Large-subunit ribosomal RNA, domain II from Treponema sp. JC4, 688 nucleotides, folded computationally. Rfam family: Bacterial large subunit ribosomal RNA. Clan: LSU clan. Its family is annotated with ribosome and structural constituent of ribosome in the Gene Ontology. The source organism's lineage runs through Bacteria, Pseudomonadati, Spirochaetia, Treponematales and Treponema. The full RNA is in RNAcentral, with records from ENA and SILVA. The coordinates come from a structure-prediction model, not an experiment, and the mean pLDDT is 83.
[in-house]
Context: one part of a larger RNA
RNA sequence: ACCUGCGAGUCACGUUAUGCAGCGAGGCUAAGGAAUUGGAGUUCCGGAGCCGGAGCGAAAGCGAGUCUGAUAAGGGCGAGUAAGUUGCAUGACGUGGACCCGAAGCCAAGGUGAUCUAUCCAUGAGCAGGUUGAAGGCAGGGUAACACCUGUUGGAGGACCGAACAGUAAUCUGUUAAAAAAGGUAGUGAUGACUCGUGGAUCGGAGUGAAAGGCUAAUCAAACCUGGAGAUAGCUGGCUCUCCCCGAAAUGCCUUUAGGGACAGCCUCAUACAAAGCUUACGGAGGUAAAGCACUGGAUGGACAAUGGGGAGUCAAAUCCUACAAAGUUCAAUCAAACUCUGAAUGCCGUAAGCCAGCGUAUGGGAGUGAGACUGUGUGCGCCAAGGUUCAUAGUCGAGAGGGAAACAGCCCGGACCGGCGAUUAAGGUCCCAAAAUCAUGCUAAGUGUUAAAUGAAGUGAAGAUGCACAGACAGCCAGGAGGUUGGCUUAGAAGCAGCCAUUCCUUAAAAGAGUGCGUAACAGCUCACUGGUCGAGCAUCUUUGCGCAGACAAUGUAACGGGGCUAAGCAUGAUACCGAAAUCCCGGAUUCAUCACAUAGGUGAUGACUGGUAGGGGAGCAUUCUGCUAACUGAUGAAGGAGUACGGGUGACCGGCUCUGGAGGAGGCAGAAGAGAGAAUGCAGGC
Numbered sequence: 001a002c003c004u005g006c007g008a009g010u011c012a013c014g015u016u017a018u019g020c021a022g023c024g025a026g027g028c029u030a031a032g033g034a035a036u037u038g039g040a041g042u043u044c045c046g047g048a049g050c051c052g053g054a055g056c057g058a059a060a061g062c063g064a065g066u067c068u069g070a071u072a073a074g075g076g077c078g079a080g081u082a083a084g085u086u087g088c089a090u091g092a093c094g095u096g097g098a099c100c101c102g103a104a105g106c107c108a109a110g111g112u113g114a115u116c117u118a119u120c121c122a123u124g125a126g127c128a129g130g131u132u133g134a135a136g137g138c139a140g141g142g143u144a145a146c147a148c149c150u151g152u153u154g155g156a157g158g159a160c161c162g163a164a165c166a167g168u169a170a171u172c173u174g175u176u177a178a179a180a181a182a183g184g185u186a187g188u189g190a191u192g193a194c195u196c197g198u199g200g201a202u203c204g205g206a207g208u209g210a211a212a213g214g215c216u217a218a219u220c221a222a223a224c225c226u227g228g229a230g231a232u233a234g235c236u237g238g239c240u241c242u243c244c245c246c247g248a249a250a251u252g253c254c255u256u257u258a259g260g261g262a263c264a265g266c267c268u269c270a271u272a273c274a275a276a277g278c279u280u281a282c283g284g285a286g287g288u289a290a291a292g293c294a295c296u297g298g299a300u301g302g303a304c305a306a307u308g309g310g311g312a313g314u315c316a317a318a319u320c321c322u323a324c325a326a327a328g329u330u331c332a333a334u335c336a337a338a339c340u341c342u343g344a345a346u347g348c349c350g351u352a353a354g355c356c357a358g359c360g361u362a363u364g365g366g367a368g369u370g371a372g373a374c375u376g377u378g379u380g381c382g383c384c385a386a387g388g389u390u391c392a393u394a395g396u397c398g399a400g401a402g403g404g405a406a407a408c409a410g411c412c413c414g415g416a417c418c419g420g421c422g423a424u425u426a427a428g429g430u431c432c433c434a435a436a437a438u439c440a441u442g443c444u445a446a447g448u449g450u451u452a453a454a455u456g457a458a459g460u461g462a463a464g465a466u467g468c469a470c471a472g473a474c475a476g477c478c479a480g481g482a483g484g485u486u487g488g489c490u491u492a493g494a495a496g497c498a499g500c501c502a503u504u505c506c507u508u509a510a511a512a513g514a515g516u517g518c519g520u521a522a523c524a525g526c527u528c529a530c531u532g533g534u535c536g537a538g539c540a541u542c543u544u545u546g547c548g549c550a551g552a553c554a555a556u557g558u559a560a561c562g563g564g565g566c567u568a569a570g571c572a573u574g575a576u577a578c579c580g581a582a583a584u585c586c587c588g589g590a591u592u593c594a595u596c597a598c599a600u601a602g603g604u605g606a607u608g609a610c611u612g613g614u615a616g617g618g619g620a621g622c623a624u625u626c627u628g629c630u631a632a633c634u635g636a637u638g639a640a641g642g643a644g645u646a647c648g649g650g651u652g653a654c655c656g657g658c659u660c661u662g663g664a665g666g667a668g669g670c671a672g673a674a675g676a677g678a679g680a681a682u683g684c685a686g687g688c
Stems, first nucleotide, its partner, number of pairs: 002687005011096013026051003032045005055062002065077004099238002102235001106228003110225003118202009127192001129161003132157001136153006165189002170185004204220001206216003241621006251264002254261002265369002267366007277355008290342001291340002296336003300332005307325002309322004372397007380389002402413003417589004422585003428579003431564003437576001439574005449566001455550002459547010476534005482507003487501003513528001517526002590611001592609007622677001624674007633666002641661005647656003
């Protein structure tokens, strides 16, 4: 681990609601007593007391009224109109351990511990070997005498080296160990504040402590045992049979409150009432989106321009000028959550009609929730970051299965009562894995598809604009490309081509610049513009747009179509089929609710709707043990219990049958009472 057994909302007393029963303007007895009986029972007394029948006031008190008040006013609370009370059962609450298990802790005028360890007392024991050589003594020297010096003797020391012994600050091993603190190596003390034996003393807010909060029996910022004690736990975990109906919340406000609560919201049940929702039409209120600049402000340019700065004016002033600044005015073009001359769509309120229906309101019983998540849209914060955060709004998940998105709570489709080897569809798909199309017209050549930007490019398709072109364009090839002139200036030189200047002109021409680039020191030379010939049909530039290309670098292994693979089996458009779900339809059956009909005894039938579900509310049942009643039940021709079952019944919990075992009791029906159902609690005990 597994198996078996045990294992968690109970009881008492109150309160409240509902159901049933008794009596009813009344209802009930308590303690106690009496009688009686096989029954810890029953019956009869017992009205003490409790609740109701009247309230108001702090009270005296008054009373269908009363209080306040000076009041006959007003106002508050009442009456005017609902019957209570007692018992039993059930739901819930209160007080109690109060569903069960679980602390760390606190206290005790209770106790046990110093065989571990801390300190102390008494009495004992231990410390190989080696080294150093204090004081003192003696002898010699020395002094006036001391002092002092030398030698020798001597044997001091929390002295030295180093075993036993003690201890341990380094490091390695060990870490389900050989060991609940050890082993190895190196290192420390080793005649001392040393180490050890035996006996004794001191203890729980106390001891002891060369002091680390250390140690006080593997336990110490207050030991251990027992008790208070079932401490408390707004915390975690667990909480046992079935079926049916409905079905949430993760919000607001307050909270020593934030993972807990109170009240409200949302769910359920009962009772009463009669309302709710959707669509359309009509009527309303409003200041958002957008837009605008009429207000309030921001902000750009032009014109005019007060004023200021600067300059001139012989100092001052008048005055003048200004490539400066600029209030204000005006023109143009703009921006705004806290701007509005304007102004939607939605939403909201109301009226009417139609549709729909477990839809609304009130009172009362019972809750749970008060950590929400993502997606679309509209805002704030943040970086127009986040699987971020705060609101609003809708959806889904939560509490929702099924199909699609390879896999994938929150995306798309769609809401699962049960059965069917029936049918049609949704999203999404139809080459193979793998159900269903190898359709049409185009595009793509990048395996783009099957990741990404700024930016870049004679990729390619479509549409268009402008110009040139059979009077021959564009590209190539052949030929010309000249003269005045080396233009003038500059300059050492400047000759088309360093630089400067110039209405850069004229001539010959088919055409040829006072020159497009290369080149020379300068010339020369090559070339271009421009022209002719050859060739023979489109060429050049630009705009918009479809699909592609580059930009493109990551960590185990292709790995950015789910894979194979695909040139369509990619992309766009279009058409027709088909596949595809628990959707929808068909057949059969069941539940619940409503209505109707018939019976009336709670049932039967028809029609329609409904039947996903966590927390949670409500309803109906199954099983276990015991008790009472029922007895004309069953059992050695085999009870209960055990093992098995492919049989019958029930929606199910379960009930019955049959086979084997077992060997003496046990079912059914109607009621009652509970130690009343196990898979989970790092549950408890036993087995293995």